[in-house]
RNA sequence: AUUGAACGCUGGCGGCAUGCCUUACACAUGCAAGUCGAACGGUAACAGGUUAAGCUGACGAGUGGCGAACGGGUGAGUAAUGUAUCGGAACGUGCCCAGUCGUGGGGGAUAACUGCUCGAAAGAGCAGCUAAUACCGCAUACGACCUGAGGGUGAAAGCGGGGGAUCGCAAGACCUCGCGCGAUUGGAGCGGCCGAUAUCAGAUUAGCUAGUUGGUGGGGUAAAGGCCUACCAAGGCGACGAUCUGUAGCUGGUCUGAGAGGAUGACCAGCCACACUGGAACUGAGACACGGUCCAGACUCCUACGGGAGGCAGCAGUGGGGAAUAUUGGACAAUGGGCGCAAGCCUGAUCCAGCAAUGCCGCGUGUGUGAAGAAGGCCUGCGGGUUGUAAAGCACUUUCAGUGGAGAGGAAGGUUAUAGCAUGAAUAGUGUUAUAACUUGACGGUAUCUGCAGAAGAAGCACCGGCUAACUCUGUGCCAGCAGCCGCGGUAAUACAGAGGGUGCAAGCGUUAAUCGGAUUGACUGGGCGUAAAGGGCGUGUAGGUGGAUGAUUAAGUUAUAUGUGAAAUCCCUGGGCUUAACCUAGGAACUGCAUGUAAUACUGGUUAUCUAGAGUAUAGGAGAGGUUAGUGGAAUUUCCGGUGUAGCGGUGAAAUGCGUAGAGAUCGGAAGGAACACCAGUGGCGAAGGCGACUAUCCGGCCUAAUACUGACACUGAGGCGCGAAAGCGUGGGGAGCAAACAGGAUUAGAUACCCUGGUAGUCCACGCUGUAAACGAUGAGAACUAGACGCUUGUUGCUAUAAGCAGUGGGUGUUGGAGCUAACGCAUUAAGUUCUCCGCCUGGGGAGUACGGUCGCAAGAUUAAAACUCAAAGGAAUUGACGGGGGCCCGCACAAGCGGUGGAGCAUGUGGUUUAAUUCGAUGCAACGCGAAAAACCUUACCUACUUUUGACAUACCUGGGAGCCUGCAGAGAUGCGGGUGUGCUCGCGAGAGAGCCAGGAUACAGGUGCUGCAUGGCUGUCGUCAGCUCGUGUCGUGAGAUGUUGGGUUAAGUCCCGUAACGAGCGCAACCCUUGUUCUUAGUUACCAGCACGUUAAGGUGGGGACUCUAAGGAGACUGCCGGUGAUAAACCGGAGGAAGGUGGGGACGACGUCAAGUCAUCAUGGCCUUUAUAAGUAGGGCUACACACGUGCUACAAUGGGCAGUACAGAGGGAAGCGAAGCCGCGAGGUGGAGCAAAUCCUUAAAAGCUGUUCGUAGUCCGGAUUGGAGUCUGGAACUCGACUCCAUGAAGUCGGAAUCGCUAGUAAUCGCGGAUCAGCAUGCCGCGGUGAAUACGUUCUCGGGCCUUGUACACACCGCCCGUCACACCAUGGGAGUGGGUUGUACCAGAAGUGGGUAGACUAACCGCAAGGGGGUCGCUCACCACGGUAUGGUUCAUGACUGGGGUG
Repeated sequence: AUUGAACGCUGGCGGCAUGCCUUACACAUGCAAGUCGAACGGUAACAGGUUAAGCUGACGAGUGGCGAACGGGUGAGUAAUGUAUCGGAACGUGCCCAGUCGUGGGGGAUAACUGCUCGAAAGAGCAGCUAAUACCGCAUACGACCUGAGGGUGAAAGCGGGGGAUCGCAAGACCUCGCGCGAUUGGAGCGGCCGAUAUCAGAUUAGCUAGUUGGUGGGGUAAAGGCCUACCAAGGCGACGAUCUGUAGCUGGUCUGAGAGGAUGACCAGCCACACUGGAACUGAGACACGGUCCAGACUCCUACGGGAGGCAGCAGUGGGGAAUAUUGGACAAUGGGCGCAAGCCUGAUCCAGCAAUGCCGCGUGUGUGAAGAAGGCCUGCGGGUUGUAAAGCACUUUCAGUGGAGAGGAAGGUUAUAGCAUGAAUAGUGUUAUAACUUGACGGUAUCUGCAGAAGAAGCACCGGCUAACUCUGUGCCAGCAGCCGCGGUAAUACAGAGGGUGCAAGCGUUAAUCGGAUUGACUGGGCGUAAAGGGCGUGUAGGUGGAUGAUUAAGUUAUAUGUGAAAUCCCUGGGCUUAACCUAGGAACUGCAUGUAAUACUGGUUAUCUAGAGUAUAGGAGAGGUUAGUGGAAUUUCCGGUGUAGCGGUGAAAUGCGUAGAGAUCGGAAGGAACACCAGUGGCGAAGGCGACUAUCCGGCCUAAUACUGACACUGAGGCGCGAAAGCGUGGGGAGCAAACAGGAUUAGAUACCCUGGUAGUCCACGCUGUAAACGAUGAGAACUAGACGCUUGUUGCUAUAAGCAGUGGGUGUUGGAGCUAACGCAUUAAGUUCUCCGCCUGGGGAGUACGGUCGCAAGAUUAAAACUCAAAGGAAUUGACGGGGGCCCGCACAAGCGGUGGAGCAUGUGGUUUAAUUCGAUGCAACGCGAAAAACCUUACCUACUUUUGACAUACCUGGGAGCCUGCAGAGAUGCGGGUGUGCUCGCGAGAGAGCCAGGAUACAGGUGCUGCAUGGCUGUCGUCAGCUCGUGUCGUGAGAUGUUGGGUUAAGUCCCGUAACGAGCGCAACCCUUGUUCUUAGUUACCAGCACGUUAAGGUGGGGACUCUAAGGAGACUGCCGGUGAUAAACCGGAGGAAGGUGGGGACGACGUCAAGUCAUCAUGGCCUUUAUAAGUAGGGCUACACACGUGCUACAAUGGGCAGUACAGAGGGAAGCGAAGCCGCGAGGUGGAGCAAAUCCUUAAAAGCUGUUCGUAGUCCGGAUUGGAGUCUGGAACUCGACUCCAUGAAGUCGGAAUCGCUAGUAAUCGCGGAUCAGCAUGCCGCGGUGAAUACGUUCUCGGGCCUUGUACACACCGCCCGUCACACCAUGGGAGUGGGUUGUACCAGAAGUGGGUAGACUAACCGCAAGGGGGUCGCUCACCACGGUAUGGUUCAUGACUGGGGUG
């Protein structure tokens, strides 16, 4: 875009079309083919009528004629007895047209009718009467047919109208006209037959055929012909697809498409076929006959059971089937048909009407104005926006529908009368023309015109995520649902549902189905095959296809032109008619085709002649793992024999099995046997491919080069065919050293039917035969031509100089690299994947599947040919960026290593899990949770539990009323709370009145409140990779693109730090530096710090005067930059060493954390969207819990002791803190502590004892003078209160533990280790955390390995990115399919039986009007019988196909 459509929602009018696509299923009822009295005998019914009569108009039934073979329906069958186009010769033809000639004279019957009989009926029989345009002879024969060319054969029918003369008693004869009849010629139209070409799919259908192919004789037909028959011959068809199977009416056309094509064959038109199913003939001009006959079969109906009747695929209509398709209508008025002289009759053809939005076309459902931008709806950022000039209102119009009135065209004809003309003897008659009168319309009072009234009666459907025009709200919450593809929905859905709004089309709109297009996705136009699907494993060669040069000829292809045809309709163009359009109509063009004739001859083809450039042959050389057969050789392995010789050998990652004292292995000599041929050896050679490797010989094949001669297109490709064809495998017979499937044993392992080891059989080898496949690969078919180069290897050959391993050419082969060009890219590139030609093979989404079935081959294994159902929306190629790798390279880090000390074992502390509980609140949970949030859970905290209470609330804002606020206090209660008593009259401004702020109590409503949920809705903050060196951008360039380049490379660094190079040049965030602290020094300033010198002074003491030197304090400077020297390096960057220096190569430490990752953590710090709750999930109080305890883990403390414990003495810090505080001296207590209160808001006072250390002494390796858990008792302190549940002290007790399995952690220098001190939190509580100083090591060869990270590179089927992806079995569910003992249908072959009706042949039986014959009889005919053919039916046996089947095989999906 389209439709003979259907379904859903909706529906005003008209015109024109169309309307059982399914069951060629079955049909009730009515109608669809009759007509003629001018062929006939007649008169049953109707009308008229008489003296009488079928007498008249007419006419039932019958005889006869014509028609019924047309028209109408359907598409079952049919792949050719069909159709389409173009031709052909051996035919027929009623009615019609034209011509010629006839139409004479006789005969015998029969229906109707009458009578009788049978039958239920349908119908039938017998006897009798009768007519014809019915039937039969005779005569005639222009022409016709046959022929022996002399001749012979064969016909007819009458009917009607009119009539002057003549004849006749009359009928009539006779004349004339019309119709008819017979013979014949021709025509028109129609029909029969034949040929060529075209006409669907399947080769998993490859061979078919006996009347088959041809001939002769005969028969038959309208006609050619095996159409039929007898005989003869053995043909005919087929890969250019016979035969078989499936499907199908064909065409003009229709739909689509730019076209070529593809699909289709409703309506209309041409042809064919069919008429319940099968068969058959009759009649006829025509049928093997839709509304005829006969027979058989199925079905239906009637029946008196004896027997009969029927055929809607005609028009209506019914049932059924189905998603689905109309009225049992009107009329012959028109057009057409049949009959008739005509009038006329018949006509479900046809013309009309009815039903259906089924389609196409047209019209309408109003028009203008109208802002207060009404109300209502929806949205909202609350301002408004939108629906929206839309409505209302005002002013108009009236198509269509409604209702009145008027009113065409479709009608041409027909009848009668008159007149003319023709015919004719005729003023009859007939025909024709003109005039007049009368008359014919189903549709239908229709089209059309007009009056009236009133905006009045007339809008829906689909869609709104993208494709694709159109967006918001609410509901829902992976539910309900949507979906053409992608996909949407898991609490903020433009995608579901509803609404508002919008978009598109509109009396329709959507959906479904179907066809074409897009699809160059079967490619003729117009595709491909290295890697995406796709080159046959290789050759040889048949058919076929294609084919070098020059002439001649032909004219098949080709081209031009002419003629015929290509039906009409349709399409197209131009006109015309309906108001327009659809529609109708006229003319033109077109119908791209076919046929015939003529012409042309370039090209192709045919024929013919010639040529040598293709191809081949001959001659001379050349290289080679080319093939075959026979022989020969050495090294090595193994075995055997012998010698020497002794304990192991062998094997592995390590072992073991195995061999060996019966002598192995090792070694020496000898022998046997089989297989393979080291070095040479090479992107070297040969071969078609597979493949070929010691040497010699034989035979055979191919290739190359040079020069001449010869043949003369002999060529290329190649469907089938034939041959070759690695390895494994199979058969028969040999052989068997080594190796080695299977197998055995040993190991490894969770297992190990493997990898490793020890053995070991087929096999590997030979001969003969089979198999016929491989990643048979260059994943690249063969041949030919053309198209830049460079550098090799191999093998010929030519020239030059003149000997060289030379130079320059020219052939064959084989490689590397590269240009144009090609390619999706990768890449290919004279050995093409470039540009062309010829031929062959192959491909058409993935899976199912190279499978099933069938065929062929094979001994088998199997090979080859090769589907479908079903299922998915992908599968695949190349390249890109990441990520990953038990890939590679380079580099770094307490990463390993080297060391020191720990953890893991014990006891305790603390956190977590688990368990328990009324509750054990919540969160954190690999590294990166677990001494974490928590820098302090007895109450409080506190969020949890129990109990008791409150409801505008414990807290905020707003309103009203009242009141100073507040303080003291009694009773009840566990308390919250409740009920009371007393005291008090505030602050600011203002003179005052009063006002304001703040507070308390009560009331009401908005609201408060929530540590309730969602960290996967969020902000902020934080962790982590990681203080790792990375992450990016602009412009340019490269690439079709994703992207790349820069950022890679060479060096160097802690560093993308710097240098050099460079299609890149620059820049940003990171690194570094700038900041703090520490180490040196200077300047300034000296109190509370300091004290060298001077002075005073003390038992002692910077205590004092003083000093500003020192330490120190705290401000500001200096200093370090690879700056200097040497070396290395590219002279660079930089590195190494050195000097100087307090410090040396970022001096040490800190703060500082790029782009990003982990939906990392946190809604319980805080903030916050949404949801939830509101006498409770809010608030208050008391008590309890967070402290539980079979257990498991993390982090710590203390130890296990002598480098130690105890005791005594003694020395030296730093950094902090201090007012509800630190608290001195003194005194008391064994001690915790008490008392005391000086001093200090602190460089002044206090905390404050530093400890390890040092000196001395004791203990002597023990569960101890180690260790301190636990427990008993007694206390201290804090606090309102230490029971659950604090810390400390003293006395007593004295557990485990003797250095810790696998595993694992920290640390590189003032570090580890060890020692003490302080602080935050805090009433009290520190083994935790954060700080401080004292003492103070060891080790680093190095980067193989472990972990983590960075850069480059590589592979990838990963991209949620290896915690990825993904394979197969098994279990379950569903689906389609193969096999299957079989079973049931369809169809078909062969053989046989059977044989209705019918036709043809025969005929012994019976019967018989016309003709012949005087007669007998004959001729002819009918019936019967019989033969042949044959439908239905039957028997047997095959093929094929469909369905089904216990069980079973694999496949697909979940």
Small-subunit ribosomal RNA from an uncultured bacterium, 1454 nucleotides, folded computationally. The coordinates come from a structure-prediction model, not an experiment, and the mean pLDDT is 85. It matches the Rfam family "Bacterial small subunit ribosomal RNA". Gene Ontology terms of the family: structural constituent of ribosome and ribosome. The RNAcentral record of the sequence draws on ENA, Greengenes and SILVA.